Background:
Fluoride riboswitch aptamer (crcB RNA motif) from an Acidobacteriota bacterium, 61 nucleotides, folded computationally. It was read from a public genome assembly, where an Rfam model found it. Model confidence (mean pLDDT): 82 of 100.

RNA sequence: CUCUGCGCGGGCGAUGGAGCUCGCCUCGAACCGCCGACCGGCUGAUGGCUCCUACCGACCG
Numbered sequence: 001c002u003c004u005g006c007g008c009g010g011g012c013g014a015u016g017g018a019g020c021u022c023g024c025c026u027c028g029a030a031c032c033g034c035c036g037a038c039c040g041g042c043u044g045a046u047g048g049c050u051c052c053u054a055c056c057g058a059c060c061g
Stems, first nucleotide, its partner, number of pairs: 009026005016052006033042003
């Protein structure tokens, strides 16, 4: 100096916050949604679970 493994730390998992949990990455990284030739179209605030906020739909007062 280079490569690999483990631990800790940090970062990330298509738009916000928090807790728990899973996975990925180790800074030239993980990650940055889908359909469509084009015009154009579709789902969701989660990786998953729960709560809050925002948004959408229906009903009642």